Predicted 3D model of a 370-nucleotide part of an RNA (small-subunit ribosomal RNA, central domain) from an uncultured bacterium.
It matches the Rfam family "Bacterial small subunit ribosomal RNA".
[in-house]
Context: one part of a larger RNA
RNA sequence: CUGGGCGUAAAGGGUCCGUCGGCGACCCUGUAGGUCGAUUGUUUAAGCCUGAGGCUCAACUUCAGAAAGGCAAUCGAAACCGCGGGGAUAGAGUACAUUCGAGGAAGCUGGAAUUCUUGGUGGAGGGGUGAAAUCCGUAGAUAUCAAGAGGAACACCAUGCGCGAAGGCAGGCUUCUAGGAUGUUACUGACGCUCAGGGACGAAAGCUUGGGUAGCAAAAGGGAUUAGAGACCCCUGUAGUCCAAGCCGUAAACGCUCCUUGCUAGUUGCUCGUCCCGCCGAAUACAUAUUGUGUAUUGGGCGGGAUGAGUGACGUAAGCUAACGCGUUAAGCAAGGCGCCUGGGGAGUACGACCGCAAGGUUAAAACUC
Repeated sequence: CUGGGCGUAAAGGGUCCGUCGGCGACCCUGUAGGUCGAUUGUUUAAGCCUGAGGCUCAACUUCAGAAAGGCAAUCGAAACCGCGGGGAUAGAGUACAUUCGAGGAAGCUGGAAUUCUUGGUGGAGGGGUGAAAUCCGUAGAUAUCAAGAGGAACACCAUGCGCGAAGGCAGGCUUCUAGGAUGUUACUGACGCUCAGGGACGAAAGCUUGGGUAGCAAAAGGGAUUAGAGACCCCUGUAGUCCAAGCCGUAAACGCUCCUUGCUAGUUGCUCGUCCCGCCGAAUACAUAUUGUGUAUUGGGCGGGAUGAGUGACGUAAGCUAACGCGUUAAGCAAGGCGCCUGGGGAGUACGACCGCAAGGUUAAAACUC
């Protein structure tokens, strides 16, 4: 060194891109670095093994030999790995066509509701709670009607579904932009997979500057409750929530399940595409002198089947699991790569380093104790 693991016991990095590295599909040919075989040389002694000897035996010990391994040289083998050359298309990708969606950014815009302002009506309550009170109201509230201002969020559609790497994304329209799926040929010809370090993105809260502020609402004030009430309940209410630019870089960032590839019974939904069949109604062309009918083409709707991709439910098919459960979207059977765990507390802390305006983050112990 070789171990066992990571859904729930400790343990999958928040996500993606990607450098080094590791790993890598088919055929032919060459080479001989790895690999394998043989020979020779060399490789302190002791030990192990074999044979013989010495202590009465043994342990022990002496002598001789041998083996295995290492290194070097020479001669061979050529399946596999590596390297060189050639070829092919299945992996991967490009082009084309069709199609899909709350994917992203910017701009414009709509209605409902809350609040406020002004005016009209009206005249004593309103609000709130378990019950109250603080609070608002004859300086006219609540209610109601009309007009206006402003900010934020988008009911129904939508217990569903979709898109995105994750975080996440929902009124409508336009512009810009990214992506997936399917189909058919055409093209490139292994261009691939995973990635230490690195980079980018990354909810909410928080921070900086400048705006904005309708509603809600940490802090704060008041009223209650209570033994007390720094709370739960009520009345107010500032940061904040919103926008622009910049920072922060963490979450139960969860499917508590890393990525890629292949294989292994089924049943039943939903979404997106393609093909086939049937039905409905429409348009165009042609034929029949017209109506009507027939044929062909195009696009639309509905139903059924097949197939590809995605997303769910069930499942003693098998298998796995400590059990729960998982079960073609695996936690099954395998392969490649990365990350992580190794008793509890101390502690995700101290110190150091790096990052940050700060808050703090990342990396990360030990003494001691059970």